Model confidence (mean pLDDT): 75 of 100. Predicted 3D model of a 101-nucleotide RNA (Purine riboswitch aptamer) from Moorella mulderi DSM 14980. Lineage of the source: Bacteria > Bacillati > Clostridia > Neomoorella > Neomoorella mulderi. Its Rfam family is "Purine riboswitch aptamer". About the family: Riboswitches are metabolite binding domains within certain messenger RNAs that serve as precision sensors for their corresponding targets. Allosteric rearrangement of mRNA structure is mediated by ligand binding, and this results in modulation of gene expression. Gene Ontology term of the family: purine nucleobase biosynthetic process.

[in-house]
RNA sequence: AAGUGGAAGUCUUGAAGUCUUCGUAUAAUCCCGGAAAUUGGUCCGGGAGUAUCUACCAGGUGACCGGAAUCACCUUGGCUACGAAGGUGAUUAACCUUUGU
Numbered sequence: 001a002a003g004u005g006g007a008a009g010u011c012u013u014g015a016a017g018u019c020u021u022c023g024u025a026u027a028a029u030c031c032c033g034g035a036a037a038u039u040g041g042u043c044c045g046g047g048a049g050u051a052u053c054u055a056c057c058a059g060g061u062g063a064c065c066g067g068a069a070u071c072a073c074c075u076u077g078g079c080u081a082c083g084a085a086g087g088u089g090a091u092u093a094a095c096c097u098u099u100g101u
Stems, first nucleotide, its partner, number of pairs: 007098001012094003017088009026055001029048007040065002049056001057077001058075006
């Protein structure tokens, strides 16, 4: 000088990950094309939307409709990205001192 392990004590500091809450994005929304159903009102593809990756659905209620096309509302329904706060991580690790090998 380096490495490993154990014990006691004091001071200081503590990450990734993860959980919760809040905020931002996006309204879990809109547009277009094709196919399909009518005891039904669905499915596929593309695009827009975001300092933004991903996703873009589910259930219910009501209206409306007549072989062609839907509409409105509710469920403080979720996921994803980023930021902040708190918890956990941590009876632990680092650091300092002492002792032993």